[in-house]
Context: one part of a larger RNA
RNA sequence: CGUCGAAUAUUGCGAGGACUCAUCCCUAGUACGAGAGGACCGGGAUGGACGAACCUCUUGUGUACCGGUUGUCCUGUCAAGGGCAUCGCCGGGUAGCGAAGUUCGGUUCGGAUAAGCGCUGAAAGCAUCUAAGUGCGAAGUCGACCUCAAGAUGAAUAUUCACUAAGACCCCUAGGAGACUACUAGGUUGAUAGGCCGUAGGUGUAAGCGCGGUAACGCGUUCAGCCGAGCGGUACUAAUAGGUCGAG
Numbered sequence: 001c002g003u004c005g006a007a008u009a010u011u012g013c014g015a016g017g018a019c020u021c022a023u024c025c026c027u028a029g030u031a032c033g034a035g036a037g038g039a040c041c042g043g044g045a046u047g048g049a050c051g052a053a054c055c056u057c058u059u060g061u062g063u064a065c066c067g068g069u070u071g072u073c074c075u076g077u078c079a080a081g082g083g084c085a086u087c088g089c090c091g092g093g094u095a096g097c098g099a100a101g102u103u104c105g106g107u108u109c110g111g112a113u114a115a116g117c118g119c120u121g122a123a124a125g126c127a128u129c130u131a132a133g134u135g136c137g138a139a140g141u142c143g144a145c146c147u148c149a150a151g152a153u154g155a156a157u158a159u160u161c162a163c164u165a166a167g168a169c170c171c172c173u174a175g176g177a178g179a180c181u182a183c184u185a186g187g188u189u190g191a192u193a194g195g196c197c198g199u200a201g202g203u204g205u206a207a208g209c210g211c212g213g214u215a216a217c218g219c220g221u222u223c224a225g226c227c228g229a230g231c232g233g234u235a236c237u238a239a240u241a242g243g244u245c246g247a248g
Stems, first nucleotide, its partner, number of pairs: 001151001005161006014148004020048007032037001050105005058099004065092005070085006109143003116136004167245004171187005192238003195234005201227003208221005
């Protein structure tokens, strides 16, 4: 821009993905074979690689969380803190993201076939799977499974709304989205984000004070204090007000 108003829900022309391999057990030490050996068919189990999704567990990251600690500078000093030194170094770690973690997948079934095996059957009184007719038969092929899909210009369908409104956008708060855009959740008839409250979870027992010790330090108050992204609640703050487009 088109599909000749818009919203929502569909159909599926077509496109893409996947469709893998092995071992063991039963059938059965059976058929077969002198023996050695050793099945078809059918059933079951496990695993490899690959793939998808996810974060309960394990593990990693987690420079906006907590703690320990060295040097130095600063807050006048003690104490308590802050800056810098690779996040100074070290020990842990929420959310998110990840794999080495977890769950799941390949199946089955149908159609038409290849090689091949047939049925009926003449040409050619026989024979012959083929000439007419007809059946079976592959990890292959077309479906079936998963995803996308009406620019499928062949522009589809259904329902509802509207006749200058229906509807959408600008703008704003954001993230399950994201380079931008788009998408999604919201915009006071509101829990969208921040704050606050509670809580999960992390760290590991704050400061101050008291007691003990010459002191370093220990003990008590104290499973404390602090806390990013998680979960729930709450209009305190910000999503105000308004404008634009909208058949020909």